[in-house]
Context: one part of a larger RNA
């Protein structure tokens, strides 16, 4: 000088950025990931229509998927984003620089091409059983953009034959030509949009290297898949990544292994700089999601709010057997010197689905608490001397000094409190309509959306009104007398003060210095 601080006094307001640094401790309760009916069979529910029964009628019940719609079912895409924590890791974990002639890539753009025909199940309904529940076992029956099979296909996958460029060592490319394998989906409101192959790009991503990134020798020796090669398996893909044989390699005072500690990095403080030291808020990348393992699905997980085993734990049980994961947002309890609401809103940016309408979204945007931080502003301003009263202090009828402070006079209204009006964030986007070009663009017109919030700002009355602490006065250090205590009581960063005249203790008046703060303790230059 700084700080995510704390902890005494004290306190008017505003805007702004922040807010469990400890125990990756346990968690009661809500929410946080869902969307499509224009993929599909239906019809739990709700509205209309129709019928139909009572009834004069309103109206009441029945029945009916006829219509909008639609709970649950199967289908599709999303759930690998977004959020949150640093638990682990001295590591290609991160930073940076390359390389892939060794890789992948759902949506998106684009370019070729194609969309021919069949078929068998299940689920949901309805039926019977078991179970306290959680569930879960059997029958019958039905659908697709579910799932199978056949055709057709190549600049597509593998295997080989020939010619030809090219490079970086393995080798890559082009062009030909043979043998084999493999596709597909249909809605519909007729406007479209969807599937399936293949080529490029484009975003994301894997995987490698050099170079750089903590202490500690009171760790000197370390490894058998271990170092290499062959084969084979197994990745998208290289490779001890694994496995089988062979060989005896490899790393190390240029610090191996072992131990301790610790996410990294853009940045932040501090310094004239070199350096020190930190990694919270925001960016980026890693890692993990009660602890420990595996994988499945999938374009992507070995998957925070998926599965499945094992384990501590905590709940229910009718004792047979079940449920769970807050290091999401908000709040509990525990720990702690300490760190907030069980709020609003999808209006605005985004994100998922969806042809859109639009649906979700504790992302985000807003509000609430908290001087915990910077910044801004006020607690008034001229004049005023009988230098009042009081209060301290002196050489004491008086003097000095608090002090132009105060009383009083005029003004001013920021701020306050009453009352009025009141935005900008709304661009755009969507429904309708129109019109140009010409098949989804582009102009307009017209309706329609804002939590925050009658806030912010603005004007109008009204009155100095509603607003000063802290801490220190021996020296370092800017600011001194008085009275009390008497080596007691006590200060205190260091020096050091107190044993009867203490500028150092406590009180007092006074002064200094910062100022809605001010001091004190941590802390780190």
């Nucleotide at each position: 000088g700084a700080u995510g601080a704390a902890c005494g006094c004290u306190a008017g307001c505003g805007a702004u950025a922040g807010g469990c640094u400890u125990a990756a401790c346990a968690c009661a309760u809500g929410c946080a990931a869902g969307u499509c009916g224009a993929g599909g069979g239906g019809c739990a529910u709700c509205a209309c229509g129709a019928a139909u029964u009572a009834g004069c009628a309103a109206u009441a019940g029945u029945u009916u998927g006829g219509u909008g719609g639609c709970g649950a079912c199967c289908g599709g895409c999303g759930c690998a984003c977004g959020g949150g924590u640093g638990c682990g890791u001295a590591a290609c974990a991160c930073g940076u620089a390359u390389a892939c002639a060794a890789c992948c890539u759902a949506c998106c753009u684009u370019c070729a091409a194609u969309u021919g025909g069949g078929g068998g199940a299940u689920a949901g309904c309805c039926u019977g059983g078991a179970g306290a529940a959680a569930u879960u076992c059997g029958g019958a029956c039905u659908a697709a953009u579910a799932c199978c099979c056949c055709a057709u296909a190549g600049u597509a996958a593998a295997c080989g034959g020939a010619a030809g460029a090219g490079g970086c060592a393995u080798c890559u490319u082009u062009u030909u030509u043979g043998u084999u394998u493999u596709a597909a989906a249909g809605a519909u409101u007729u406007a479209u949009u969807g599937a399936u192959u293949g080529g490029a790009g484009a975003u994301g991503g894997g995987u490698a290297u050099g170079c750089g990134u903590a202490g500690g020798a009171u760790u000197a020796g370390c490894u058998a898949g271990u170092u290499g090669g062959u084969a084979a398996g197994g990745u998208a893909a290289c490779g001890g990544c694994u496995u089988a044989c062979c060989a005896a390699g490899g790393c190390g005072a240029c610090g191996a292994u072992c131990c301790u500690u610790a996410g990294g990095g853009g940045u932040u403080c501090u310094g004239a700089g070199a350096g020190g030291a930190a990694g919270g808020u925001c960016c980026c990348c890693c890692a993990c999601a009660c602890u420990g393992g595996u994988a499945c699905u999938g374009a992507g997980a070995c998957a925070c709010g998926g599965a499945c085993c094992a384990g501590a734990c905590u709940c229910c049980u009718a004792c047979g057997g079940g449920a769970g994961g807050c290091a999401g947002c908000a709040g509990u309890g525990a720990g702690g010197a300490a760190u907030a609401u069980u709020g609003g809103u999808c209006a605005a940016u985004g994100g998922u689905c969806g042809a859109g309408a639009g649906a979700c979204u504790g992302a985000a945007c807003c509000a609430g608490c908290c001087a915990a931080g910077u910044c801004g502003c006020g607690u008034g301003a001229a004049g005023g001397a009988a230098g009042a009263c009081g209060g301290c202090u002196c050489u004491a009828u008086g003097a000095g000094u608090u002090g132009u402070a105060a009383a009083c006079u005029u003004c001013u209204u920021u701020u306050g409190u009453a009352c009025a009006g009141g935005a900008g964030u709304a661009a755009a986007g969507u429904g309708a309509g129109a019109c140009a070009c010409g098949u989804g663009u582009g102009u307009u017109u017209u309706a329609u959306u804002g939590c925050a919030a009658g806030u912010a700002c603005u004007g109008u009355a009204c009155g100095a009104a509603u607003a000063a602490g802290c801490a220190u006065c021996g020296g370092c250090u800017a600011a001194c007398u008085c009275c009390g205590u008497g080596c007691c009581a006590g200060c205190a960063g260091c020096c050091g003060c107190g044993g009867u005249a203490a500028u150092a203790c406590g009180g007092a008046g006074g002064a200094u210095g910062c100022a809605a703060g001010c001091g004190u303790u941590a802390u780190c230059c």
Molecule: small-subunit ribosomal RNA, 5' domain
Organism: uncultured bacterium